[in-house]
Molecule: Glycine riboswitch aptamer
Organism: soil metagenome
RNA sequence: CAUGCGGGAGAGUCCGAUGUUGGUUCAUCCGGCAUCGGCGCCGACGGAGCAACGACCCCGGAAACUCUCAGGCACCAGGACCGCUUG
Numbered sequence: 001c002a003u004g005c006g007g008g009a010g011a012g013u014c015c016g017a018u019g020u021u022g023g024u025u026c027a028u029c030c031g032g033c034a035u036c037g038g039c040g041c042c043g044a045c046g047g048a049g050c051a052a053c054g055a056c057c058c059c060g061g062a063a064a065c066u067c068u069c070a071g072g073c074a075c076c077a078g079g080a081c082c083g084c085u086u087g
Base pairs, nucleotide, nucleotide: 001087002086004084005083006082007081012039014038015037016036017035018034019033020032021031022030023029040073041072042071046069047067048066049065053060054059
């Protein structure tokens, strides 16, 4: 460094529209899913910023700090990091 296994947080199952699907009284109503719009929020994938220090013109320069572009906000998935195994 890679591989396999295990542990692994945070924040709206928000509101509306459209489509789809199931139930149904087949007008309607209720639930699930997807997409779009709106406002609110999270940071431990990714991305970006910087202190000391070096240099002294630029600049180089870390994070679990900061910002949230992307990503995420029931479950699932993902997941920094930690432990063990193998190479």